[in-house]
Context: one part of a larger RNA
RNA sequence: GUCAGUGAGUUAUAUAUAAUAGCAAGCUUAAAUUCUUAAUAUAGGCGCAGCGAAAGCGUAUUUUAAUAAAAUAUUUAGUUAUUAUAUAUAGACCCGAAACCAAGUGAUCUACCCAUGGCCAGGAUGAAAAAUAUAUUUGAGGUCCGAACCCACUAACGUUGAAAAGUUAGGGGAUGAGCUGUGGGUAGGGGUGAAAGGCUAAUCAAACUUGGAGAUAGCUGGUUCUCUUCGAAAACUAUUUAGGUAGUUUCUUUUGUGUUUUUAUAAUUGGUAGAGCACUGCAAUUUAAAAGGAUUUUUAAAAAAAAUCUUUUUAUAUUGUAAACUCCGAAUAUUUUUAAUAUAAUCAAUGGAAACAGACAAUGGGCCAUAACGUUCUUUGUCGAGAGGGAAACAACCCAGAUCAUUAGUUAAGGUCCUUAAAUAUUUCUAAGUGUUUUAAACGGAUUAUAAAAACUAUAACAAUUAGGAGGUAGGCUUAGAAGCAGCCAUCUUUUAAAGAAAGCGUAACAGCUCACUAAUUUAGUUUUUAUAUCCGGAAAAUUUCCGGGGCUAAGAUAUAUACCGAAACUAUGAAUGUGAUAUUUUUCACAUGGUAGAAGAGCUUUCUGUAUAUUGUUGAAUAAUUAUUGUGAAAUAAUUUGGAAAUUUCAGAAGUGAGAAUGCUGAC
Numbered sequence: 001g002u003c004a005g006u007g008a009g010u011u012a013u014a015u016a017u018a019a020u021a022g023c024a025a026g027c028u029u030a031a032a033u034u035c036u037u038a039a040u041a042u043a044g045g046c047g048c049a050g051c052g053a054a055a056g057c058g059u060a061u062u063u064u065a066a067u068a069a070a071a072u073a074u075u076u077a078g079u080u081a082u083u084a085u086a087u088a089u090a091g092a093c094c095c096g097a098a099a100c101c102a103a104g105u106g107a108u109c110u111a112c113c114c115a116u117g118g119c120c121a122g123g124a125u126g127a128a129a130a131a132u133a134u135a136u137u138u139g140a141g142g143u144c145c146g147a148a149c150c151c152a153c154u155a156a157c158g159u160u161g162a163a164a165a166g167u168u169a170g171g172g173g174a175u176g177a178g179c180u181g182u183g184g185g186u187a188g189g190g191g192u193g194a195a196a197g198g199c200u201a202a203u204c205a206a207a208c209u210u211g212g213a214g215a216u217a218g219c220u221g222g223u224u225c226u227c228u229u230c231g232a233a234a235a236c237u238a239u240u241u242a243g244g245u246a247g248u249u250u251c252u253u254u255u256g257u258g259u260u261u262u263u264a265u266a267a268u269u270g271g272u273a274g275a276g277c278a279c280u281g282c283a284a285u286u287u288a289a290a291a292g293g294a295u296u297u298u299u300a301a302a303a304a305a306a307a308u309c310u311u312u313u314u315a316u317a318u319u320g321u322a323a324a325c326u327c328c329g330a331a332u333a334u335u336u337u338u339a340a341u342a343u344a345a346u347c348a349a350u351g352g353a354a355a356c357a358g359a360c361a362a363u364g365g366g367c368c369a370u371a372a373c374g375u376u377c378u379u380u381g382u383c384g385a386g387a388g389g390g391a392a393a394c395a396a397c398c399c400a401g402a403u404c405a406u407u408a409g410u411u412a413a414g415g416u417c418c419u420u421a422a423a424u425a426u427u428u429c430u431a432a433g434u435g436u437u438u439u440a441a442a443c444g445g446a447u448u449a450u451a452a453a454a455a456c457u458a459u460a461a462c463a464a465u466u467a468g469g470a471g472g473u474a475g476g477c478u479u480a481g482a483a484g485c486a487g488c489c490a491u492c493u494u495u496u497a498a499a500g501a502a503a504g505c506g507u508a509a510c511a512g513c514u515c516a517c518u519a520a521u522u523u524a525g526u527u528u529u530u531a532u533a534u535c536c537g538g539a540a541a542a543u544u545u546c547c548g549g550g551g552c553u554a555a556g557a558u559a560u561a562u563a564c565c566g567a568a569a570c571u572a573u574g575a576a577u578g579u580g581a582u583a584u585u586u587u588u589c590a591c592a593u594g595g596u597a598g599a600a601g602a603g604c605u606u607u608c609u610g611u612a613u614a615u616u617g618u619u620g621a622a623u624a625a626u627u628a629u630u631g632u633g634a635a636a637u638a639a640u641u642u643g644g645a646a647a648u649u650u651c652a653g654a655a656g657u658g659a660g661a662a663u664g665c666u667g668a669c
Stems, first nucleotide, its partner, number of pairs: 001669006011090013026046003032040002050057002060072004093222002096219001100212006111186009120176001122145003125141001149173003153170005188204001190200003225603006235248005251352002254349003259345002262340003266336002269333001274328001275326002280322006287315011358383005364377004388399003403575004408571003414565003417550003423562001425560002428557002435552002443537003448533009464521005470494003475489003500515001503514003576593006604658001606655005614648003624641007
């Protein structure tokens, strides 16, 4: 891991509601007794009467001085049992802690201690003391080297090991605070500890065993057959509360009342969007006045005056601006009237819930950085709990809400070259593979297309080619030089078809080359601007990483018209169920039938009991296998084979009643 088996809302008592049954202004027994499915027992309980805090009074009562006023009650249905559901108390649907307490058991492991024994090859060093002239002797030591023995510093191996801590090679101590045998002692909030929270039998920040005990778990996981009807919430308030719980909202069951929603109509409420500057603020400007400041002129100087600039305040005029401004002011929305409309919805009571982590998209805002698959409100939608088609794939986008069946048809969104069902349709544009189902900016472009305006032009334009582009003069000044062209000043005049005291390059200065300007040649449009559309640059990331792909010059973009494809939508045919109406005895019609949590209804199956001294069964029970048929389904029936002795219709009753999940449990492989 697979298969088989096993595995989770039970039981008791009480209360509440509903259904069913009995009796009914009554209903009913409990303990117990006896001749025990029966009868007795009438103690007790609930009900037939309420009001008041109570005493108490009583169809009334309470408050009160009150006979006023007000509040509550009085209008006749209960009670007992059974079943279902829920709650409470109990282990209370099942499994699951770490812990806490009590009583015991452990020191054959290990820590320390006590008693009594044992062990330490060999080699080296040469302390004190004694004696002393020297030499020598002696042999001390938590001394040295190094085996046994003890330890465990390093590395490798080992890591489902040879081993739940080892092996190999080295390493440390090795007469000492040494090592070790045997016996004994200290016990769990206790011991022991040269102290590491170490050790206390492979267990230690409180051992192990048994018990309290099914501890508790607002937490995680799991919770077993079928079909049908309806169908949520992720919000508010409160909470030692925030992943829990309670009340309300929302869902469901049953009953009742006879109202509500929606659309139209006519009214109502308001200060948002917008707009505006009339108030309150903020911001800019014009003019004038007042009060300062600075500069200049006049003057020998100062004062004074004048002019200019500038600051503040006030007034006038103009232009803006605001979530916490408003002279104004919508749409939606709110509330109401009157109609129409419904199998729809609302309201009240009642039993049962679930839920109180929401997500994204769109609108209007706040926070943030007008960042976030960010966060937080408002109003909707979808998902959640929603399948189907489209978006390559894609909870939340677009279309559309799946009762079932059909090898029928029509459409939606979206598409129609191939992949791939359907157009190789038409118009104009694009040459960039732009683009072809998601975004690029400012700015720039002789990228074209379309439209428009202005100017020049057969008295010849624009472009090109040929030729000229001169004289006074090297203008004057400056300068080493300055001659059109370093710089300053001036910028005339003549000859001309035309030619600047020169627009640019150039020289040390000249020279030289162009330009303006003119003529000739040539011949028909040229130049500039604006608008719209397209295209190009601007444009940088790591798989060749992409239009889904192939590929495409349309199969791209634009505009247009028709055809077709395309879903579980709609239609058609048949069938089932629910609700309503109609008929009335099962007929017809209409509408409906996605669904998690959850509420409600109807069923299937298993084991046992009664029915059953019955029925089936060796002319073959249960069981096992296969096939067929029936039923919406759980399932049922039949046939054949297997098997070899029990099984059980029907209608009832009772439950150890249904497995795929729980890192479930047991077994097999």
Large-subunit ribosomal RNA, domain II from Candidatus Nasuia deltocephalincola, 669 nucleotides, folded computationally. The prediction has a mean pLDDT of 82.